[in-house]
RNA sequence: GCCGAGGUAGCUCAGAGGUAGAGCAACUGCAUGGUAAGCAGUAGGUCACGGGUUCAAUUCCCGUCCUCGGCUCCA
Numbered sequence: 001g002c003c004g005a006g007g008u009a010g011c012u013c014a015g016a017g018g019u020a021g022a023g024c025a026a027c028u029g030c031a032u033g034g035u036a037a038g039c040a041g042u043a044g045g046u047c048a049c050g051g052g053u054u055c056a057a058u059u060c061c062c063g064u065c066c067u068c069g070g071c072u073c074c075a
Stems, first nucleotide, its partner, number of pairs: 001071007010024004018055001026042005048064005
């Protein structure tokens, strides 16, 4: 340099046009003499960034940045 995959909650990930979810973690409550486990609930998001298409974009298109993998060139 070229090709591909990916970037979504604190972490690991799902969601592939109709306005964002799960598990774990956190917090509150129940329960216990108390702690843990367990049970019930709550909160948590500029969906990497910028533009375009659309009535509507996390989702489709273009560009930029970052991560991972493969290939190539030089030494």
Transfer RNA from a Candidatus Berkelbacteria bacterium, 75 nucleotides, folded computationally. NCBI's taxonomy places the organism under Bacteria, Bacteria candidate phyla, Candidatus Berkelbacteria. Model confidence (mean pLDDT): 81 of 100. Its Rfam family is "tRNA". It is annotated as a transfer RNA.